Overview:
A computed fold for a 97-nucleotide RNA from a chicken gut metagenome, annotated as THF (Tetrahydrofolate) riboswitch aptamer.
[in-house]
RNA sequence: GCAGAGUAGGUAUGGUGCGUUAAGUGCUUGGGGAUGGGAAGUUGCCCCUUGACGAAAAGGGUGAAAAGCCCUUGCGGUGCCAUAUCGCGUCCGCUGU
Numbered sequence: 001g002c003a004g005a006g007u008a009g010g011u012a013u014g015g016u017g018c019g020u021u022a023a024g025u026g027c028u029u030g031g032g033g034a035u036g037g038g039a040a041g042u043u044g045c046c047c048c049u050u051g052a053c054g055a056a057a058a059g060g061g062u063g064a065a066a067a068g069c070c071c072u073u074g075c076g077g078u079g080c081c082a083u084a085u086c087g088c089g090u091c092c093g094c095u096g097u
Stems, first nucleotide, its partner, number of pairs: 001097004009086009018076003027051001030048004037092003041088001057073006
């Protein structure tokens, strides 16, 4: 000099939960935090918080029962885990040559 790897996280699939008596997700106000090994930082992400919006249930078992409990199939821009895949613009570093 040339080539490459790795963050936060996104998506898909599978597993396992939660909700379906509406939490969660998404949007929004303000504040905070983490974010390739280092530095500064962007996109995006997370936490707390403000406000508004907002939903899909059906079948079966037990049972005296329309209670309660359980099972199955759904539904939710649903949580977590695994796998696959995608995934830092700058300077330095790292690996190969």
The prediction has a mean pLDDT of 79. RNAcentral holds the sequence, with entries from MGnify.